[in-house]
This record gives sequence, structure tokens and C1' cells, in this order.
RNA sequence: GCGGAGGGCUGGAUGGCCGCGUGGGGCGCAAUCCCCGCGAGGAAAGUCCGGACUCCAAAAGGCAACGGUGCCGGGUAACGCCCGGGCGGGGAAACCCGACGGAAAGCGCCACAGAAAACAGACCGCCCCGGCUUGCCGGGGCAAGGGUGAAACGGUGGGGUAAGAGCCCACCGCGCCGCUGGCAACAGUGGCGGCACGGCAAGCCCCACCGGGAGCAAUGCCGAAUAGGAUCCCCGCGCGGGCCGGUCGGGCAACCGAUACCGCCGCUAGGCUCGCCUUUGCCGAGAGGGAUCGGGUUGGCAGCUAGAGCCGCGCAGCGAUGCGCGGCCCAGAGGAAUGGUCAUCCAAGGGGGGUCCGCCCCCCGGGACAAAAUCCGGCUUACAGGCCCUCCGCGCGU
Repeated sequence: GCGGAGGGCUGGAUGGCCGCGUGGGGCGCAAUCCCCGCGAGGAAAGUCCGGACUCCAAAAGGCAACGGUGCCGGGUAACGCCCGGGCGGGGAAACCCGACGGAAAGCGCCACAGAAAACAGACCGCCCCGGCUUGCCGGGGCAAGGGUGAAACGGUGGGGUAAGAGCCCACCGCGCCGCUGGCAACAGUGGCGGCACGGCAAGCCCCACCGGGAGCAAUGCCGAAUAGGAUCCCCGCGCGGGCCGGUCGGGCAACCGAUACCGCCGCUAGGCUCGCCUUUGCCGAGAGGGAUCGGGUUGGCAGCUAGAGCCGCGCAGCGAUGCGCGGCCCAGAGGAAUGGUCAUCCAAGGGGGGUCCGCCCCCCGGGACAAAAUCCGGCUUACAGGCCCUCCGCGCGU
């Protein structure tokens, strides 16, 4: 210098003007105004997994169903997350990827091709015997070779044989039983077995472990008018009284005025409908009027942000992480504020001019993905450009 691998940070800066949300203060019932403070993200996103919290509720132990997880060890509040390790696969390497339990519990499936796709089987072939028309037919043996396929009933080599074949032998593979190392997954190794056991569990299934449901529009409190509900009271149509209370109007107030309405006092009268028939009275129901209570829509308050919090240091640990000490307060709206504009600069793009080829000047243009909505831990997905660290390989120079 080139190519590659892993990880981290950042993701416009400063100032002026105008504006928005929210907390505190001036400020006191409120409004307005003024001052001060604070005001998005690494993913706030997808809402995929795990929790906190709240209510329902009894689900708590067991069984069944359903769903999920699935090598081993560790971390964590928990997880399907993270760390370390094992095994398998890819790469020359750094490194990356893996739904990675069980296929000798059972069922099912294995396209096309091929003779045959799982209790094996024989298309081309190979070998032996017999026959003859001498390259064919008939009988028998074989599965080594060819061919098909994603996959062909252990592989390679030797012996053996008519040709062959775990038929026999060695090594490898596989299975069983040990030993050694490791907490374990597993690795290494010894003996035995002649091979019995093809693949798929991301088809059913088996095994082990986990899971009650709903979600901040959870949930709690306050609660106007209208309508509706419950309980109680009144009901005498009408007339009068304001030197009776309330209410209403006026007034700074004392007070003055009014009397529709709610009561009160008096007079007079005997009831709006029904039970109920002729009348009256009494009783009950309804309609009407009033008081109280409870539920509750809109609305208001709480939940609501100090937390599995952030930063720094130390200790333990390979690490995830844990513990200790010190410091800090970092949106809290309630359909949603966090914005706009101007100037200068920065990164990047285009054009023109100058040049002492180092560069300089001018103009245009211009900033990724995206944005809180109860909160937290993860995962996944999106992301222009810039910066930093570590590692692998190659080339060149010393």
C1' cells in the first nucleotide's frame, strides 16, 4: 500500500429573531403577562419474547388438553436474551453460521429417475452347466463392476472363489462394555461384536422443563346540568297576607322594592284520574310538586415517572455479570410540545475561473433512518456520511 475479519463511537456546530409544551416563582380564585429551569432515540420503530405494576380470579398439589422451549455449564428479576465451552458445517486465516434432545417406542412419508426407496431387489452385466443353427436359447449361482437418484442395505485394501460375497483378515466407521481427562456437553483409549441400525421429528409422536386470564382505554378517587333509578314527604282547585323565612331586582352599606317559584300564616272549600258503585269521608295506586341517596356518560385528579436508573473509580470473575464507594437527576404530554427562519462554519455533491501544480477563489446546492405516550430487560428491522481500536492474508521498503 492492497484485500479481508471483529468491535466501538458519532450521526451536523455556534449565534440572533419568532414560536410550542411543561415545572417553579412574581401570584392571590382564575385569566393574561413577565422571569428562571427542563424538553426524543440508538433505534423512541416492529409490538416478537421476558418482566415490574394493576385488576379479575383460585389457577396453589395432581392429571388431561393446548402453547412454548430443547448440546453442556454459568449470568440474570426473568427470558426464546447474554457469556464461556463442546460438537457439526464454511473459510487459506482472522473469523462466521447452526430449531444442535430422541429415528433399536410406535405411526406416516421418501417426488422424478431407477430393476429395486426399506421384512429388500436384479436392468446392463459376471460366472458355471446343458443344447445347438457358434452367438443365441434353457437351467443355476453372484451382487464386485456399469447405470438411476438427494439418498442404493457399511468404506478402503488384501486374501479367497467358477464368479463373487464380512465368506475371512487389517484399518476406518458403527454398536456394546470398561478405563483416563473434564462439573458437564464431550474427547482420547482398551476389549468385544461380522454389521444387526438408510433419511425426515421444520409430519404426528416420545422425553425433559416452563406457562391462570386480561391489560395504563389496567385500576382507584371526585363527580355538574339533562334523562333514568331507589326511599321518604306533600298534594286544597281557589283567595288573601311582605311588619314571616327564602329567593329575585336595586344599592358601597344600612336598607328599599317585588311575590312568578319553594315554604309559612290566615280565610274559604272538599279534591286531577283510577281502585269505586250514587254521594261524602277514610285508605291505596297513578299523575304532579319537593327533599335525600345511589349508579353513571362527558369531564377532572391520581396511577406517571427516582428507576432491575445514569456517570466515575475500586475489587472478584476468561467473560456475561456481581459487590462496594462517590457523584448526578435526565420529557412526563394526555391525540400528543420538542419547531421555523436568518447568518457564519463543517462533511459531502455539481459548475466556472486562476495557478508557482502544493492549491486558491467564486457560484449553485445541501444533512441518513426515523420520532416518546405506564415503565424496564432483550431480540429483530431501518440507517447518507464520518471517526477510532484490534486482528488475518498478500506485496513493497528497511